RNA sequence: UUUAUGUUUCAAGGGGUGGUGAGAUUCCACACCGGCGGUGAAUUUACGCAAGUGAAAAAGUCCGCAAACCGGCUCCGAUGAGGGUCGGCCGAAUCGGUGAGAUUCCGAUACCGACGGUGGGAGCAGUUUUUGUUCCCGUACAGUCCGGAUGAAAGAAACAGGCU
Numbered sequence: 001u002u003u004a005u006g007u008u009u010c011a012a013g014g015g016g017u018g019g020u021g022a023g024a025u026u027c028c029a030c031a032c033c034g035g036c037g038g039u040g041a042a043u044u045u046a047c048g049c050a051a052g053u054g055a056a057a058a059a060g061u062c063c064g065c066a067a068a069c070c071g072g073c074u075c076c077g078a079u080g081a082g083g084g085u086c087g088g089c090c091g092a093a094u095c096g097g098u099g100a101g102a103u104u105c106c107g108a109u110a111c112c113g114a115c116g117g118u119g120g121g122a123g124c125a126g127u128u129u130u131u132g133u134u135c136c137c138g139u140a141c142a143g144u145c146c147g148g149a150u151g152a153a154a155g156a157a158a159c160a161g162g163c164u
Base pairs, nucleotide, nucleotide: 001162002161005160006159007158008157009156010155016030017029018028019027031144032143033113034112035065036064037063038062043056044055045054046053047052060111061110069088070087071086072085073084074083075082076080093109094108095107096106097105115147116146117145119137120136121135122134123133124132125131126130
């Protein structure tokens, strides 16, 4: 000095009050949360006489990406909500202000958020907890609860290594 390459570590937050109801952190009212890279004018800071030139930070709704989900093919001591690969899918913002310049700043008002699960009663079977099953009744819908997930990953950092 640099991502030929390798190793290691890290890599998501949030339900409180009231209402309805047999039952709701799921509905209704108010509440709360915002992954990664890019862009970018508050601000801070270094250098410079200055004009300026760098650095740090700065968007849930702009550009791109990740997990998830769906499908094809494929792999296997392990047949799994499994691994690999290809393809698909992948949410949401306006108005006003300042200014040379802002969908990013300031103000206001909006909007968005994968997949699976979820209630009550009676009988029967096994049972420590509790689980399974049959029948009946109800119909209740999750960004925030539980689960796959002590996972994976966009990527970030450090070290080694390479080059000069």
Molecule: FMN riboswitch aptamer (RFN element)